[in-house]
Molecule: FMN riboswitch aptamer (RFN element)
Organism: mouse gut metagenome
């Protein structure tokens, strides 16, 4: 570089004419990076290598807006964390308490239905 495959999770009850949308109580966490966790292997040991470890840190994808005939491309927008502990070092470990979640539909939606048998950050394999 080309090709192939893979590539997002989650609900019960109550009220009501009607709600997986309200109320109450639950529940879920894409991809890459960082990282003191954990495991494996090697080593007398120090230690080294590999795997693994953040929804809220850094970046990114889906989504929306503009441009455009239009896919692409280009430009823009796009959520949320504190406190305590240990320590040389942690918004990552341990403890506790919080918080967040595109667009369209519909009784007001992270969890239902739809665009989507789509797109995709990227991952693995083959040549």
């Nucleotide at each position: 570089a080309u090709c192939u495959u893979c590539g997002g999770g989650g609900u019960a009850u109550g009220u009501g004419a009607a709600a997986u949308u309200c109320a109450u109580a639950a529940u879920c966490g894409g991809c890459g990076g960082u990282g003191a966790u954990u495991g494996a292997u090697a080593u007398u040991g120090u230690u080294a290598u590999c795997a693994u470890a953040a929804g809220u840190c850094c970046g990114u994808g889906a989504g929306c807006c503009g441009u455009a005939u239009a896919u692409a491309g280009c430009g823009g927008c796009u959520g949320a964390u504190u406190c305590g502990g240990u320590g040389u070092a942690a918004u990552u470990c341990c403890g506790a308490a919080a918080c967040c979640g595109a667009c369209g539909g519909u009784a007001a939606a992270g969890u239902c239905c739809g665009g989507a048998u789509g797109g995709g950050a990227g991952a693995a394999g083959a040549u």